[in-house]
Context: one part of a larger RNA
């Protein structure tokens, strides 16, 4: 000087507390350790690994296993030699392909005739590794943590390590500002400019919009048309403690208040300071080094990654009457779409299938559900729950046995609110409730990442739990 402390002083934070909803208990889904296995490819291990890399494992992927093939290679470059269709497009035959073997078409291209491009075949440099080291290493990232901090020049104090500053009164979300001070000043950081939501003006008026006016229909912005209004999407206003009252030290600044679409950081995001954690990642990438070269490279078929006594973590779906069958009506908003998204009618119970229409989309399509109204069930393992199983089916897809999804009829299992424990949320949240999309032939999505609808409770408080910031104190610790 840090670090520490079941010392001490002040502040913070969904940390307690106050609430309102879960985990932990049952089915299933999905990671993960264990065991199995010929494999069950590898990494990720407190928080910060376990629905994590994987925003897509049937085959591919795929790195794993087994077999069956290849060795200048499945890829790039060049150097020596030979060839001229050894390339290609058709075909036989052997096999599961890869590969081997045959046979037919096709008989290189350009030239200043030196020789140049090309494709093949032999050889030689070399090629290739998802083989090891993340503790040689670059890049990204995670943590603490959007926490309010970490530093520097000069001066000044100490023999020096180092201290001031940065501490102290006050105040903030904030080393945010004022005030005092041997400091003065400045760098990264906070903050603010930035994207977005909320209010207004304004410019534009098609594919959105429809007040007036006129046509039309079963009905409809359907048509003329209009530029109000919605909206779209470009500019701009607007919020600054400005203004009032108080309290403060005549400050900084808090509370009240006013006007206002919003008020004191208006609500959300991006944006992570100097470090820590030899965190993580050699399997995105690149890379030092080390190690394999007829294999640890490379290609092929089939396997496995999906196995199962168990054990954990994250989820979904329930256990019902705030609810469950039917049955009829009503409202988003993000976003996708030509190998694509389908209207409508037809068949089918369905899942779909046929046919057809419209859209390269503000034009057409994918397009709600909770909720509302009626009507049955009346506390029961039920009309609650929906696993499991069987049999018929669809669909993508070369192929759906191992090992997709979906559909129908049938089966109807645990489970009657969940032990010690232990998560998350402070307002349009949290609980519900559907909806979209990336990935993708298809989908194990209940993931994740967005978009709306409906919409609470509760916070006395800072003594304890947890985590962090500042000062101080003690240390046999560095």
């Nucleotide at each position: 000087u840090g670090a520490c402390g079941g010392g001490g002083g002040c502040c913070c934070g969904c940390a307690c507390a106050a609430g309102c909803g879960g985990u932990g208990g049952a089915g299933c889904a999905u990671g993960u350790g264990g065991u199995u296995u010929a494999a069950u490819u590898c990494g990720a291990c407190g928080c910060a690994a376990c629905g994590c890399g994987a925003a897509g494992a049937a085959c591919c992927u795929u790195a794993c296993c087994u077999a069956g093939g290849c060795u200048u290679g499945a890829c790039a470059u060049g150097c020596u030699g030979g060839a001229g269709a050894a390339a290609g497009c058709u075909u036989g035959c052997g096999g599961a392909a890869a590969c081997g073997u045959g046979a037919g078409c096709c008989c290189c291209u350009c030239u200043u005739c030196g020789g140049a491009g090309u494709u093949c075949c032999a050889g030689c440099a070399c090629a290739g590794a998802u083989g090891c080291u993340g503790c040689a290493u670059g890049g990204c990232u995670g943590u603490c943590g959007u926490c309010a901090g970490c530093u520097c020049g000069u001066g000044u104090c100490g023999u020096g390590a180092g201290a001031u500053g940065u501490u102290g009164g006050g105040u903030u979300a904030a080393g945010u500002c004022c005030c005092g001070c041997a400091a003065c000043g400045a760098g990264c950081g906070c903050a603010a400019c930035c994207c977005u939501c909320a209010c207004c003006c304004u410019u534009a008026g098609u594919u959105a919009c429809c007040a007036g006016c006129g046509g039309g229909u079963a009905a409809a912005g359907c048509c003329g048309g209009g530029a109000a209004c919605u909206c779209u999407a470009g500019g701009g206003g607007g919020a600054c403690u400005g203004c009032c009252g108080g309290u403060g030290c005549c400050a900084a600044a808090c509370c009240g208040g006013a006007g206002g679409a919003a008020g004191g950081c208006g609500g959300g995001g991006a944006u992570g300071a100097c470090g820590u954690c030899a965190a993580g990642u050699c399997a995105u990438c690149a890379u030092g080094g080390c190690u394999c070269u007829u294999a640890c490279g490379c290609c092929u078929a089939g396997g496995g990654c999906u196995a199962c006594a168990c054990a954990c973590g994250u989820g979904c779906u329930a256990c019902a009457a705030u609810g469950g069958g039917c049955c009829g009506g009503a409202c988003a908003g993000c976003g996708g779409g030509u190998c694509g998204c389908u209207a409508g009618c037809u068949c089918g119970c369905g899942a779909g299938a046929g046919u057809a229409u419209g859209c390269c989309a503000a034009u057409c399509c994918c397009c709600a559900a909770a909720c509302c109204g009626g009507u049955c069930c009346u506390c029961a393992g039920u009309u609650c729950g929906g696993a499991u199983u069987g049999u018929a089916g669809u669909c993508u897809g070369c192929a759906a046995c191992u090992c997709g999804a979906c559909u129908a009829c049938a089966u109807g299992a645990a489970g009657c609110u969940g032990g010690a424990a232990u998560c998350g949320c402070u307002a349009g949240u949290a609980a519900u409730c559907g909806u979209g999309g990336a990935u993708c032939a298809g989908c194990u999505a209940c993931g994740c990442c967005a978009c709306g609808g409906u919409g609470a409770a509760u916070a006395c408080g800072u003594u304890c739990c947890c985590g962090g910031g500042c000062c101080u104190u003690g240390u046999a610790c560095a």
This is a predicted structure of a 478-nucleotide part of an RNA (small-subunit ribosomal RNA, 3' major domain) from a Gemmatimonadota bacterium. The coordinates come from a structure-prediction model, not an experiment, and the mean pLDDT is 84. The sequence was found in a public genome assembly.